A computed fold for a 73-nucleotide RNA from Trichonephila inaurata madagascariensis, annotated as transfer RNA. Rfam family: tRNA. Its mean pLDDT, the model's own confidence on a scale to 100, is 81.
RNA sequence: GUCCCUGUAGUGUAGUGGGUAGCGUUUUGUGCUUCUAAUCCAAAAGUCGUGGGUUCGAAUCCCACCUGGGAUG
Numbered sequence: 001g002u003c004c005c006u007g008u009a010g011u012g013u014a015g016u017g018g019g020u021a022g023c024g025u026u027u028u029g030u031g032c033u034u035c036u037a038a039u040c041c042a043a044a045a046g047u048c049g050u051g052g053g054u055u056c057g058a059a060u061c062c063c064a065c066c067u068g069g070g071a072u073g
Base pairs, nucleotide, nucleotide: 001072002071003070004069005068007066010025011024012023013022019056026044027043028042029041031039049065050064051063052062053061
């Protein structure tokens, strides 16, 4: 240089025949308990790597770039 893969909540991860993002964990509050632990319930936390394009509508399709990893010379 060329090609392939990866990026989603503090953290780990699901979600691609386009329809408005979920789960575990974490944190906070609450119920239970004499207290703690465990457990139940609720809440908080996502510009879906960045920027553009297509579309009524994009995490998802297209283009460029960035991060990390790999193959090849």